[in-house]
RNA sequence: GGGCUCGUAGAUCAGGGGUAGAUCGUUACGUUCGCAACGUAAAGGCCGCGGGUUCAAUUCCCGCCGGGUCCA
Numbered sequence: 001g002g003g004c005u006c007g008u009a010g011a012u013c014a015g016g017g018g019u020a021g022a023u024c025g026u027u028a029c030g031u032u033c034g035c036a037a038c039g040u041a042a043a044g045g046c047c048g049c050g051g052g053u054u055c056a057a058u059u060c061c062c063g064c065c066g067g068g069u070c071c072a
Stems, first nucleotide, its partner, number of pairs: 001071007010024004018055001026042005048064005
C1' cells in the first nucleotide's frame, strides 16, 4: 500500500429500509431475622464520524477513523 471482516446499552451480542431488542450487570420493590437465589418493575443508546440516495437510513452507496485478519 491492497483485500476481507467488525464498530449498536456498563459487558457479550441480535436486528440488514418504517425512529432498536435479548442475556448478564446496575437500581428500586416483594420474599428473608439478614444475605444469596427467585419474582416484578425501572434506568441506561441522537447505532464510530462526515457526506450521498430515499417520503423515511442502524440498515443501501462513498469517504474517513479505529480494531481484527490475510497478501505484498

Transfer RNA from Methanosphaerula palustris E1-9c, 72 nucleotides, folded computationally. The sequence is in RNAcentral, with records from ENA, GtRNAdb, MGnify and Rfam. Model confidence (mean pLDDT): 84 of 100. The same sequence occurs in records of 5 taxa. It matches the Rfam family "tRNA". The family's RNA type in Rfam is transfer RNA.